RNA sequence: CAUUACCAAAGGCAAAGCCGGCGCGAGCCGGUGACGCAAAGCCUCCGGUCUCGCCCGCUCUGGGCCGAGAUAGCGGGGUUGCCGGA
Numbered sequence: 001c002a003u004u005a006c007c008a009a010a011g012g013c014a015a016a017g018c019c020g021g022c023g024c025g026a027g028c029c030g031g032u033g034a035c036g037c038a039a040a041g042c043c044u045c046c047g048g049u050c051u052c053g054c055c056c057g058c059u060c061u062g063g064g065c066c067g068a069g070a071u072a073g074c075g076g077g078g079u080u081g082c083c084g085g086a
Base pairs, nucleotide, nucleotide: 012037013036017032018031019030020029021028022027035073041079042078043077045076046075047074048071049070050069051068052067054064055063056062
């Protein structure tokens, strides 16, 4: 590069929205509901983004950093798992 074969099987998770609840907030929990996902199983070690607090500035909601938190369905990483022509 060409040809042939395969185009699975069993399942799993659950976005947004809505209802109820928790939180200052980002957001989370339960129910409903499926946008999607081969790890959209689990874990904040690294980065990103968001929230709270503090400081600075005055360009008027901008910048900064010691923190605290959220996001694992934002990436990287670690770890576990189903099937297969492996």